[in-house]
RNA sequence: UGCAAGAUAGAGCAAUGGCAGCUUGUUGGGCUCAUAACCCAAAGGUUAUAGGUUCGAAUCCUAUUUUUGCAA
Numbered sequence: 001u002g003c004a005a006g007a008u009a010g011a012g013c014a015a016u017g018g019c020a021g022c023u024u025g026u027u028g029g030g031c032u033c034a035u036a037a038c039c040c041a042a043a044g045g046u047u048a049u050a051g052g053u054u055c056g057a058a059u060c061c062u063a064u065u066u067u068u069g070c071a072a
Stems, first nucleotide, its partner, number of pairs: 001071007010024004018055001026042005048064005
């Protein structure tokens, strides 16, 4: 320098243009003599940034930032 893939809750990951979810963690409650385990509930997201297309965008298009890989 070129090409490819990625960026979503504290962490790890889903979501084929139509309510943004799962596991784990955190907090509260239950259970227990107590702790762990187990059960119930809650909080936690400007979907990397900025534009565009669309009735509607995490998803499609463009640019930028950044990470990883490959080639030189």